The RNA shown here (transfer RNA) has 72 nucleotides and comes from an Oligoflexia bacterium. It was read from a public genome assembly. The prediction has a mean pLDDT of 83. The source organism's lineage runs through Bacteria, Pseudomonadati, Bdellovibrionota and Oligoflexia.

[in-house]
RNA sequence: GCGGGUUUAACUCAAUGGUAGAGUGCUUGCUUCCCAGGCAGGAAGUUGCAAGUUCGAGUCUUGUAACCCGCU
Numbered sequence: 001g002c003g004g005g006u007u008u009a010a011c012u013c014a015a016u017g018g019u020a021g022a023g024u025g026c027u028u029g030c031u032u033c034c035c036a037g038g039c040a041g042g043a044a045g046u047u048g049c050a051a052g053u054u055c056g057a058g059u060c061u062u063g064u065a066a067c068c069c070g071c072u
Base pairs, nucleotide, nucleotide: 001071002070003069004068005067006066007065010024011023012022013021018055026042027041028040029039030038031037048064049063050062051061052060
């Protein structure tokens, strides 16, 4: 230099172009003498970044950053 892959909640990961979700964690309440566990809630997101297409983009297109793999 070229090709491919990954990037979404604190962490691990989902999501046919049509309301961004789950598990773990965090937190509140109940249960318990306390802890753990269980049960019922809650908060937490610039979907790496910047543009474009579209009525509508996590998803399609372009550029770009970081990381991983391969080729030269």